[in-house]
């Protein structure tokens, strides 16, 4: 240079050819439970979906450029 795949709370991830609160795991914070940690229970914060722009009533999803990871051709 050329082809393909990934980016999604703090960290790992799920989202079916667009749909009305982006889920779940761990983390972390309150609280109950213990004499006290620890498990363990209920709650609660916390991602405007790697950037921008288009499409469309409606974008994590579909399209254009960029940016960064792998990986394969030359």
């Nucleotide at each position: 240079g050329g082809g393909c795949c990934g980016g999604u709370g703090g960290u790992c991830u799920a989202g079916u050819u667009g749909g009305u609160u982006a889920g779940g795991a761990u983390g972390c914070g309150a609280c109950c439970c213990u004499c006290a940690c620890a498990c363990g229970g209920u709650c609660g914060a916390g991602a405007u979906c790697g950037g921008g722009a288009g499409u469309u009533c409606g974008a994590a999803u579909c399209u254009c450029c960029c940016c960064u990871g792998g990986c394969c051709c030359a």